[in-house]
RNA sequence: GGUGCCGGAGCUCGGUUUGGCUGAGCGCUUCCCUGUCACGGAAGAGGUCGCGGGUUCGAAUCCCGUCGGUGCCG
Repeated sequence: GGUGCCGGAGCUCGGUUUGGCUGAGCGCUUCCCUGUCACGGAAGAGGUCGCGGGUUCGAAUCCCGUCGGUGCCG
């Protein structure tokens, strides 16, 4: 230099096929339960979907560029 994959909640990831309210588990906060803790139960907070642009009524999803990580080729 060329090329593939990954980037989304604090963490691990589903959602991308076929564009249509961004979700699950764990963690966190509050409450219930308990002599206390844990377990269990209920509720809640938490997101620029790496960044910029384009297409579209509408983009995590499609297109272009770019940054970071990682693999392959030279």

Transfer RNA from a Phycisphaeraceae bacterium, 74 nucleotides, folded computationally. Its mean pLDDT, the model's own confidence on a scale to 100, is 81. NCBI's taxonomy places the organism under Bacteria, Pseudomonadati, Planctomycetota, Phycisphaerales, Phycisphaeraceae. Its Rfam family is "tRNA". By type it is a transfer RNA. Rfam's curators write: Transfer RNA (tRNA) molecules are approximately 80 nucleotides in length.